A computed fold for a 118-nucleotide RNA from Hymenobacter sp. BT559, annotated as SAM riboswitch aptamer (S box leader). The source organism's lineage runs through Bacteria, Bacteroidota, Cytophagia, Cytophagales and Hymenobacter.

RNA sequence: GUUUUAUACAGAAGCGGCGAGAGAUUAGGCUCUUUGACCCGCUGGCAACCUUCACCCGCUGAAAGGUGCCAAUUCCUACCCCGGUAGCCGCCACGCGCCGCCCGGGGGUCUAUAAAUC
Numbered sequence: 001g002u003u004u005u006a007u008a009c010a011g012a013a014g015c016g017g018c019g020a021g022a023g024a025u026u027a028g029g030c031u032c033u034u035u036g037a038c039c040c041g042c043u044g045g046c047a048a049c050c051u052u053c054a055c056c057c058g059c060u061g062a063a064a065g066g067u068g069c070c071a072a073u074u075c076c077u078a079c080c081c082c083g084g085u086a087g088c089c090g091c092c093a094c095g096c097g098c099c100g101c102c103c104g105g106g107g108g109u110c111u112a113u114a115a116a117u118c
Stems, first nucleotide, its partner, number of pairs: 001118001003116006013043005021032003026078004044070003049066002051063004055058001079107006087099001089097003
């Protein structure tokens, strides 16, 4: 790196180094950042995928080991569907239909991580 499965609105920061951008990619939005972000190191922590242990043996508990993670939902949107709906247009009208700002919900894609796999 490929493929499969699972998870992604919960949770968890201090110090030191560096010095200008960072939030995966493209675009838009928004946010973080010289009160030093991002990244790196150390320490601490969260979590419970793998693992180990324990028991009252299950939707159980714990955390020494392998990973992971510690701003914002994968930061949000983009593709599809559903609902609401200001307004425009059409119909003589009732009301309905088309489009659609915006709001809400579901799914998908992408990405990340774990476990397995080639």
The sequence was found by an Rfam model in a public genome assembly.
Model confidence (mean pLDDT): 80 of 100.